[in-house]
About this RNA
A computed fold for a 126-nucleotide RNA from uncultured Nocardioides sp., annotated as SAM riboswitch aptamer (S box leader). The model forms 97% of the base pairs in the Rfam consensus. It matches the Rfam family "SAM riboswitch aptamer (S box leader)". The literature on the family includes a 1998 paper in Mol Microbiol by Grundy and Henkin, "The S box regulon: a new global transcription termination control system for methionine and cysteine biosynthesis genes in gram-positive bacteria". Taxonomically the source falls in Nocardioides (Bacteria, Actinomycetota, Actinomycetes, Nocardioidaceae). Its mean pLDDT, the model's own confidence on a scale to 100, is 80.
RNA sequence: CUCAUCAAGAGGGGCAGAGGGACACGGCCCGCUGAAGCCCCGGCAACCCGCCACCGCACUCCAGUCCGCGGUGCCAAAGGUGCUAAUUCCGUCCCGGUCCGAGAGUCGGUCACCGGGGAAGAUGAG
Repeated sequence: CUCAUCAAGAGGGGCAGAGGGACACGGCCCGCUGAAGCCCCGGCAACCCGCCACCGCACUCCAGUCCGCGGUGCCAAAGGUGCUAAUUCCGUCCCGGUCCGAGAGUCGGUCACCGGGGAAGAUGAG
């Protein structure tokens, strides 16, 4: 830089000792009944790898599927990552709708709500 995913899921112990939820601001939470960080043991998940099934291609004179490529689905024993409060905790920028207010057919609010997109970020693969 490109692509995919981000509403589901999964916690105990030891050391430590005041912060943490990426950054900024606002909100809302978590935390001395112990935050961050480090270590140990578990778990979740299915991105890579792997297993199985089906389909397509390819191969083959045919039968066919040992091997090869791709797609879809199932599984999760081993391996590589990742994750294990709250939607990526929520908002910030844009669009639409509802609601509210003005009032003359438009404008405003969003420190009211809902939906979609974007930006940023995280993780994986290349």